[in-house]
Context: one part of a larger RNA
Molecule: small-subunit ribosomal RNA, 5' domain
Organism: uncultured prokaryote
RNA sequence: CGCUGGCGGCGUGCUUCAGGCAUGCAAGUCGAACGGUCCGACUUGUCGGACAGUGGCGGACGGGUGAGUAACACGUAAGUAACCUGCCCGGAAGUGAGGAAUAACCCGUCGAAAGGCGAGCUAAUACCGCAUGUGAUGGCUUUUCUGCGGAGAAGUCAUCAAAGGCUUCGGUCGCUUCCGGAGGGGCUUGCGCUCGAUUAGCUUGUUGGUGGGGUAACGGCCUACCAAGGCAGCGAUCGAUAGCUGGUCUGAGAGGAUGGUCAGCCACACGGGGACUGAGAUACGGCCCCGACUCCUACGGGAGGCAGCAGCUAGGAAUCUUGGGAAUGGGCGAAAGCCUGACCCAGCAACGCCGCGUGGGCGAUGAAGGCCUUCGGGUCGUAAAGCCCUUUUGCGGGGGACGAUGAUGACGGUACCCCGCGAAUAAGCCACGGCUAACUACGUGCCAGCAGCCGCGGUAAUACGUAGGUGGCGAGCGUUGUCC
Numbered sequence: 001c002g003c004u005g006g007c008g009g010c011g012u013g014c015u016u017c018a019g020g021c022a023u024g025c026a027a028g029u030c031g032a033a034c035g036g037u038c039c040g041a042c043u044u045g046u047c048g049g050a051c052a053g054u055g056g057c058g059g060a061c062g063g064g065u066g067a068g069u070a071a072c073a074c075g076u077a078a079g080u081a082a083c084c085u086g087c088c089c090g091g092a093a094g095u096g097a098g099g100a101a102u103a104a105c106c107c108g109u110c111g112a113a114a115g116g117c118g119a120g121c122u123a124a125u126a127c128c129g130c131a132u133g134u135g136a137u138g139g140c141u142u143u144u145c146u147g148c149g150g151a152g153a154a155g156u157c158a159u160c161a162a163a164g165g166c167u168u169c170g171g172u173c174g175c176u177u178c179c180g181g182a183g184g185g186g187c188u189u190g191c192g193c194u195c196g197a198u199u200a201g202c203u204u205g206u207u208g209g210u211g212g213g214g215u216a217a218c219g220g221c222c223u224a225c226c227a228a229g230g231c232a233g234c235g236a237u238c239g240a241u242a243g244c245u246g247g248u249c250u251g252a253g254a255g256g257a258u259g260g261u262c263a264g265c266c267a268c269a270c271g272g273g274g275a276c277u278g279a280g281a282u283a284c285g286g287c288c289c290c291g292a293c294u295c296c297u298a299c300g301g302g303a304g305g306c307a308g309c310a311g312c313u314a315g316g317a318a319u320c321u322u323g324g325g326a327a328u329g330g331g332c333g334a335a336a337g338c339c340u341g342a343c344c345c346a347g348c349a350a351c352g353c354c355g356c357g358u359g360g361g362c363g364a365u366g367a368a369g370g371c372c373u374u375c376g377g378g379u380c381g382u383a384a385a386g387c388c389c390u391u392u393u394g395c396g397g398g399g400g401a402c403g404a405u406g407a408u409g410a411c412g413g414u415a416c417c418c419c420g421c422g423a424a425u426a427a428g429c430c431a432c433g434g435c436u437a438a439c440u441a442c443g444u445g446c447c448a449g450c451a452g453c454c455g456c457g458g459u460a461a462u463a464c465g466u467a468g469g470u471g472g473c474g475a476g477c478g479u480u481g482u483c484c
Base pairs, nucleotide, nucleotide: 001478002477003476006356007355008354009353010352011351012349013348014315019313020312021311023310024309025308028057029056030055033054034053036051037050038049039048040047041046042045064268065267066266074192075191076190077189078188079187080186083185084184085183088181089180090179091178092177093176094175095174096130098128099127105120107118108117109116110115135160136159137158138157139156140155141154142153143152144151145150164173165172166171194240195239196238201231202230203229206228207227208226209225210224211223212222213221243265244264245263246262247258248257249256250255270291271290272289273288274287293304294303295302296301321346323345324343328342329340330339331338332337359389360388361387362386369380370379371378372377394421395420396419397418398417399416403411428473429472430471431470432469433454434453435452439468440467441466442465443464449456450455
C1' cells in the first nucleotide's frame, strides 16, 4: 500500500521541516519574616478571610528534542596531598546592643501603550556598623613526624558571625560559626569508540619553563619574559558521517546490523554572542546585545519564541484527544493546604505482542444446487436441512469493588458477580509449473496478460482470466521497503 475486520489485556504511535505557530494550560508557594489595603462577624478590639508590594525558598528539579559533537562526549577502571556542595542527618559553640534607608502608600507628572520620572511617609528574618570568637582563615614562634613537597600539636597576632517568628510560656520552627556524614557535582588519567590517503604533513599560546593573574580547584585557563619545542604512516591535519551506553534485531555461535519505547550520561532550547543572580545555570516557559521572522501602534515606540501537554499549518508514503485530577513523586508551608499537561487514567489507531470468539453433538433419500464426467457416476459432503444442547461473546436487568491508613476515587456504576433472552452479533486473505503444500474445466491464442529466479502464452495452457475443487495462514492475509 491492497482486500478484509468481532472482543479483551498490555504496550507503542512525526523515522520527514531542530520549519512556522492561533488558543488554553505546563511553577509556584509562605500572612507562623514585614508594613499595609479591602471584606465579613460580633462583645469595638478582637477574630476570620482575600489581595498588590518588600522579604524567603523554589523557578538549575521535573518535562521535550537529537540539531551540533569523532570529543575524556560516552563506556569502563582509577585518581583528586588540586576541589565545591542549598535542603537532609550526627556533633560543638553562640544568637548581645544599635543605625540608616526603601517598595507598598500618598501627592504631582510624562506616555496611545509597554512602561517610567520627581517629592514625601513607613516595616522586616531586607540592608549597614559595633561587641563577643567555640571556631575558621592568614602571618609568626616552638615542637613532633616526614617521602623534604608538606602534615599534626601548642602558643601568639590579625581578620571574619547572627534574626527573629509562633506559643497553652512547657516549647517549637528558625538564624550564625565550625567539624563529620549522606547524596550530588567539578577536574585529571589508562584503555575502548565510524569511513576516506583520490586528505601527508600539521601547530605560534603552538610545546615547555619562570614570575604574575584568575578559578571552588590543577592547568597556556589568561598574561609578560625565556627556550624551540609539540603532534604524525600504531594515520597527525583535513574531509564525510554520527549523540554515546545498558540494550534491541538477527544468528548454532563467532559475528553483522541497530540505538525507537524504558533506564544512565551528554548536548541543545528561533540563529549567534554575553554575562548577572545563585549552593548550583546550555538558565526551554530569566536578563542584555546583534540577526531573521511574526504581531500591536496614536508612527514617537513597543511585544514575542510549543525540540512542555493538547491543538493548527507546512512537508511527507506516514504517526492520536484543544480529556481527567483519586493515587505516586516534586515545590512551598509549622500545619491546614495550594500548585504540579510530572503523573495516573480514559479517548483514537489491527501499529505490535498475547488471549478469546464467530458454536457443540447427532444427522445419508449421501437432498437441492454448483463443478467434473468415460454419462455409469464422482465431488463439494455430515457439509446443509432437521433434532437435541450450550451461551464465551452480544443485548437487557440487578448487585458492585481492591487500589485509601480516620477523611479523600479521576478511572467508574469500570473490573468482577448474579438473573434473563436467543445460534443468536461476528471470516477473510493469499496461493495451487519447479523451488513450495495444493488440479481440473472453460475462455484466450506470443494477444490479453503473469513473473522472486528458472521461465509461461503462437488452438486441448495444472504458469494468463474465470469457475469448481484443493493447500496455507487466520482477525487477519498478501505486497513493498529495511536489517540479519